[in-house]
RNA sequence: GGGCCGUUAGCUUAGUUGGUAGAGCGCCUCGAUGGCAUCGAGGAGGUCGCCGGUUCAAGUCCGGCACGGUCCA
Numbered sequence: 001g002g003g004c005c006g007u008u009a010g011c012u013u014a015g016u017u018g019g020u021a022g023a024g025c026g027c028c029u030c031g032a033u034g035g036c037a038u039c040g041a042g043g044a045g046g047u048c049g050c051c052g053g054u055u056c057a058a059g060u061c062c063g064g065c066a067c068g069g070u071c072c073a
């Protein structure tokens, strides 16, 4: 320098054919217990790496850049 893959909640991640983002763990509150653990119920938390483009509408498509992984030179 080039090819491919990845970047979504604090962490691990899902998201088919574009139609206003889910889960598990963690966190907070409540309940059951004398208390803890545990279990049950509820809740907060992300605008999807960044910049642009296409579209009525983009996590999803296109371009550039950044970071990480991997392969080639």
Base pairs, nucleotide, nucleotide: 001072002071003070004069005068006067007066010025011024012023013022019056027043028042029041030040031039032038049065050064051063052062053061
Transfer RNA from a marine sediment metagenome, 73 nucleotides, folded computationally. Rfam family: tRNA. Rfam links the family to the GO term triplet codon-amino acid adaptor activity. The sequence is in RNAcentral, with records from MGnify.